A computed fold for a 176-nucleotide RNA, annotated as Lysine riboswitch aptamer. Model confidence (mean pLDDT): 77 of 100.
RNA sequence: UUAGACGAUAGAGGUUGCGUGUUUCAUAAGUAUUCUUUCUGAUGCGGCAGGCGCAGGAGAGGAAGGGAGAAAGGGGAAGACGCCGAAAGAGGAGAUAUCCUGCAUGUCAAGUCUUGGGCAUACGGUUAAGAGCCGUAUGACUGUCAUCUAGGAUUAGAUGGGGCGCUAUCAACAAA
Repeated sequence: UUAGACGAUAGAGGUUGCGUGUUUCAUAAGUAUUCUUUCUGAUGCGGCAGGCGCAGGAGAGGAAGGGAGAAAGGGGAAGACGCCGAAAGAGGAGAUAUCCUGCAUGUCAAGUCUUGGGCAUACGGUUAAGAGCCGUAUGACUGUCAUCUAGGAUUAGAUGGGGCGCUAUCAACAAA
């Protein structure tokens, strides 16, 4: 000097790059809830079962009217922060909350599996929502590397790969 393992550090992709708080706006919704009037008249509530408890003829529950009237989840925008397996999806050991136990449900979630990225269309799902998002298929686009072809060339075209990828720098032993 060549080469460069296990790796370390830095970096690129972009229809707003990705995620998480905060603020704000609409939706949710004139809904839940609550107060009240009239009629009725014995049950109703704490998710379900059992227990335990609460309200109830000083009117439970129901029906019809009137008054007051949210919030969460989901979404848009702005700005902050953390970042480039950013992250997303599937499934879920386990933890936790709901009066107790069991079931169910909500929230968080290890290990595991899938996906380079967004876009359009179709179908399906989620949802209050033909808002948004998610999944699958198809299509072109885009980024990157490998091989081949053309070219004087930084370039163009074709085929293929997968983020366990790609680029830059560093870099052991052994070898020449």